[in-house]
Context: one part of a larger RNA
RNA sequence: CGCACACGGUGGAUGCCUAGGCAGCCAGAGGCGAUGAAAGACGUGGAAGCCUGCGAUAAGGCUCGGCGAGGUGGCAAACGACCUGUGACCCGGGCAUUUCUGAAUGGGGAAACCCACCCCGCACAAGCGGGGUAUCCCACACUGAAUCCAUAGGUGUUGGGAGGCGAACCAGGGGAACUGAAACAUCUAAGUACCCUGAGGAAAAGAAAUCAACCGAGAUUCCCCUAGUAGCGGCGAGCGAACGGGGACCAGCCCUUAAGCGUGUGACGGAUUAGGCGAAGGCAUUGGGAAAUGCCGCCAUAGCGGGUGAUAGCCCCGUAGCCGAAAAUCUGAUCGCGUGAAAUCGAGUAGGUCGGGGCACGUGAAACCUUGACUGAAGACGGGGGGACCAUCCUCCAAGGCUAAAUACUCCUGGCUGACCGAUAGUGAACCAGUACCGUGAGGGAAAGGCGAAAAGAACCCCGGCGAGGGGAGUGAAAUAGAUCCUGAAACCGUGUGCGU
Numbered sequence: 001c002g003c004a005c006a007c008g009g010u011g012g013a014u015g016c017c018u019a020g021g022c023a024g025c026c027a028g029a030g031g032c033g034a035u036g037a038a039a040g041a042c043g044u045g046g047a048a049g050c051c052u053g054c055g056a057u058a059a060g061g062c063u064c065g066g067c068g069a070g071g072u073g074g075c076a077a078a079c080g081a082c083c084u085g086u087g088a089c090c091c092g093g094g095c096a097u098u099u100c101u102g103a104a105u106g107g108g109g110a111a112a113c114c115c116a117c118c119c120c121g122c123a124c125a126a127g128c129g130g131g132g133u134a135u136c137c138c139a140c141a142c143u144g145a146a147u148c149c150a151u152a153g154g155u156g157u158u159g160g161g162a163g164g165c166g167a168a169c170c171a172g173g174g175g176a177a178c179u180g181a182a183a184c185a186u187c188u189a190a191g192u193a194c195c196c197u198g199a200g201g202a203a204a205a206g207a208a209a210u211c212a213a214c215c216g217a218g219a220u221u222c223c224c225c226u227a228g229u230a231g232c233g234g235c236g237a238g239c240g241a242a243c244g245g246g247g248a249c250c251a252g253c254c255c256u257u258a259a260g261c262g263u264g265u266g267a268c269g270g271a272u273u274a275g276g277c278g279a280a281g282g283c284a285u286u287g288g289g290a291a292a293u294g295c296c297g298c299c300a301u302a303g304c305g306g307g308u309g310a311u312a313g314c315c316c317c318g319u320a321g322c323c324g325a326a327a328a329u330c331u332g333a334u335c336g337c338g339u340g341a342a343a344u345c346g347a348g349u350a351g352g353u354c355g356g357g358g359c360a361c362g363u364g365a366a367a368c369c370u371u372g373a374c375u376g377a378a379g380a381c382g383g384g385g386g387g388a389c390c391a392u393c394c395u396c397c398a399a400g401g402c403u404a405a406a407u408a409c410u411c412c413u414g415g416c417u418g419a420c421c422g423a424u425a426g427u428g429a430a431c432c433a434g435u436a437c438c439g440u441g442a443g444g445g446a447a448a449g450g451c452g453a454a455a456a457g458a459a460c461c462c463c464g465g466c467g468a469g470g471g472g473a474g475u476g477a478a479a480u481a482g483a484u485c486c487u488g489a490a491a492c493c494g495u496g497u498g499c500g501u
Base pairs, nucleotide, nucleotide: 001500002499003498004497005496006495007494008493009492015486016450017449020421021420022418023417024416025415026414027413028412029410030409031165032164039101040100041099042055043054044053046079049075050074051073061095062094063093064092065091066090070083071082072081106115107114108113116133117132118131119130120129121128122127135162136161137160138159139158140156141155142154143153169200170198171197172196173195174194180187184234210217211216221248222247223246224245225244231239232238252402253401254400255346260339261338262337263336264335269331270330271329272328273327275323276322277321281296282295283294284293285292297314298313299303305317306316307315351375352374353373354372355371356370357369358368361387382397383396384395385394386393437444438443457485460472461471462470463469
C1' cells in the first nucleotide's frame, strides 16, 4: 500500500412527515383615495433587538353585543408591576384618536426635512392650541378693454368636482421586430408584444336603411356545427368566412312630456359580520404510552375531517340537524321628492372622384363599411340594400339616443376538492424573503424545515484554561434521540484483526 471482516468518523442521500405552495369548483366581493389612499419613515412595551399590532389617547381608548376564567401578542423563559364574576383576556359591530412622508395640496426639497403667511382662542411678552392658504375644470358673484351696448380678459377668502393607487378582464388612440416563406421585398408573425387614454363589475355590442330568396326569418352577445368548406393568397408560406341548423340567454324602448334617470323611506322576511345546543364505551392483554388485540355493548339526519403517548363513530375539537344579533351593511314591498337633456325623423349627410384603412377578401370584375382632400343629392310620388353594372322583384328606412341576461377576468374573502408537490420538489420565498448578498443604476437574487409523547434540555462529581470538548451520574421507551439533535446511503478518512506484497 492492497484485499476482507468488524467498529467508527465525516457527509446528508433515502424513507417518513408538513407548517408552505400549485391547480380548480361553488359562492362572495369587484375597488381604495383631498373625511388624505396604496406604500412607507419614525415612534410606541417595566424591559435591549426583530416581527406583529398600534399612533403622542401609540401591543392601545370609548361603547354595544358574544363568550365565561383566567389574562398583560410572537421569537422568549424568568423577574417585576398589575388587570379580572362591578365580567378581565379573547371574538364581532360602531365610534374616537390616527406623528411625519406620500396624489401630497401654503412655498421649497436630496421623500419622511426646511421655511412661511392669514384668521380665531389663551397670553404682558416669548410662545402655545385650533382652522385656513396647491393646480385644473364647471357653476356663480364681482369687475371689465380696443368699442356705445357688449364680448374677450381679470379677481374670488364663494359652491361643486377632479388629481393618485390597484392583479387580470374591456373599449378606444398609436403600433414593432425576431420569426415563417427553408434566401427575400408583397405576404407572415399581428393589429400580437409594447406605449397612451378611458370605463365598469363586467366592458363592448344591441332593437335592422339586417339577412334571405320569390319560401321566409326577425336586436345584441356567447358556445357547438356548417368548415379547414366557399374563398383570399409572390394562388407561395399561409390566411380563412358567411348563409343555414342546434343550444345558452331572452326585452324592449325614447327624442311624440313620458319612458327613463337620480335620490330618500325601508314594513315583513332573507343574507353577511361574533356565537349556541349537539347522540353514543367499558373491561382485560401487550406496551413507555392503547386509539392496537380480545370480550361484551351503544349512537347514527352525526362512520367529513383534525387532535390525543401506535390505527378512536361513542376521549377532545368537531360533524348531521336545529337555534341565534344590541350594532352595522346588503337585498327589498310600499310611499314620496327632484330631474327630465338633445332634437324637431336626423345635410356638408347619402352618393361621386382621388388617396388610404376595415371587411376571411393582398385592387381584383370588388360590392359593403369607414374617411384625409375636392365635390355633392332626393326629401316618403322619396331613399338604402340584395357582391361590378342594368331591369324586374323582394326587403329595409341611414345621417339622434338608451337598454338587463347569457360572455370575459381574479389583487381579494369564505367553503370545498385533487390518480397535484412534499424541502435540489412545490411559489423566488414552508424558516423574519423580494431578505442576505451583488450592481452607480435599471436590475439580479439565494441558501436555510424535522430532539422527544412531554424539556423530563442532563442537578451533582471528574479531566481541562473559572475553556472547547469529553468521562461518570441522572432523565427518558430510546441519549449511536444531547440541542451541529428522526432515519443516517455513497464518495472520502480512520481504528482493530487476518491475509497478500

A computed fold for a 501-nucleotide part of an RNA from Halomonas socia, annotated as large-subunit ribosomal RNA, domain I.
NCBI's taxonomy places the organism under Bacteria, Pseudomonadota, Gammaproteobacteria, Halomonadaceae, Halomonas.